[in-house]
Annotation:
This is a predicted structure of a 101-nucleotide RNA (Bacterial small signal recognition particle RNA) from Thermus composti. Its mean pLDDT, the model's own confidence on a scale to 100, is 76.
RNA sequence: CCCCCGGUCCAGCGCGGCGGGCCGGGCGUGAACCGGGUCAGGUCCGGAAGGAAGCAGCCCUAAGCGCCACGGUCCGGGCGAUGCUGGGUAGCCGGGGGUUA
Numbered sequence: 001c002c003c004c005c006g007g008u009c010c011a012g013c014g015c016g017g018c019g020g021g022c023c024g025g026g027c028g029u030g031a032a033c034c035g036g037g038u039c040a041g042g043u044c045c046g047g048a049a050g051g052a053a054g055c056a057g058c059c060c061u062a063a064g065c066g067c068c069a070c071g072g073u074c075c076g077g078g079c080g081a082u083g084c085u086g087g088g089u090a091g092c093c094g095g096g097g098g099u100u101a
Base pairs, nucleotide, nucleotide: 001098002097003096004095005094006093007092008091009087010086011085012084013083014082015080016079018076019075020074021073022072023071024070025068026067027066028065029064035060036059037058038057043052044051045050
């Protein structure tokens, strides 16, 4: 000095990550008369024994709401020491080969 390969660059797809929506799961909350249970007191029925409805309280639950380092699914990107495919390759970086002095 020349040639080749790879990287750096671009596109697509995948994977991962991040964010969001939806569904499910878990936890919490959750009915003020108009959900359920149990119903002190009081009320009602009864001569009584006893019975009835039932507020507060307590317990439980629905819808809803909130949270989650959980699962599924869909969408998105100024995401990636990621994989594959294709493109590009002036310069730079790494590797290999050739040539000349």
The sequence was found by an Rfam model in a public genome assembly.